RNA sequence: GCGCCCGUAGCUCAGUUGGACAGAGCGAUGGAUUCCGGAUCCGUAGGCCGGGGGUUCAAGUCCUCCCGGACGUA
Numbered sequence: 001g002c003g004c005c006c007g008u009a010g011c012u013c014a015g016u017u018g019g020a021c022a023g024a025g026c027g028a029u030g031g032a033u034u035c036c037g038g039a040u041c042c043g044u045a046g047g048c049c050g051g052g053g054g055u056u057c058a059a060g061u062c063c064u065c066c067c068g069g070a071c072g073u074a
Base pairs, nucleotide, nucleotide: 001073002072003071005069006068007067010026011025012024013023019057028044029043030042031041032040050066051065052064053063054062
C1' cells in the first nucleotide's frame, strides 16, 4: 500500500429486517437489612452510538470521506 473486521455508559458487550423512550451485566451512588462490614433487596445517576458529509418522512443500523484499533498479505 491492498483486503477484511471492529469503534455504543467508567469497564465488558447486545442492539444484524432502518421505526415507538438506546439496553444488559459489572462498577459508582442513595436507602433497607447488620453492632460494623460482606452478601441480599429496592432506587438513582451516567450515552448526543469515534468525527464530518449524504440518502430517507425517519439512521446506532444504509452510502461516502477521515481518525483510531485488530488481523491477513507483498
Transfer RNA from a Candidatus Bipolaricaulota bacterium, 74 nucleotides, folded computationally. Its Rfam family is "tRNA". The family's RNA type in Rfam is transfer RNA. From the family's description: Transfer RNA (tRNA) molecules are approximately 80 nucleotides in length. The source organism's lineage runs through Bacteria, Bacteria candidate phyla and Candidatus Bipolaricaulota.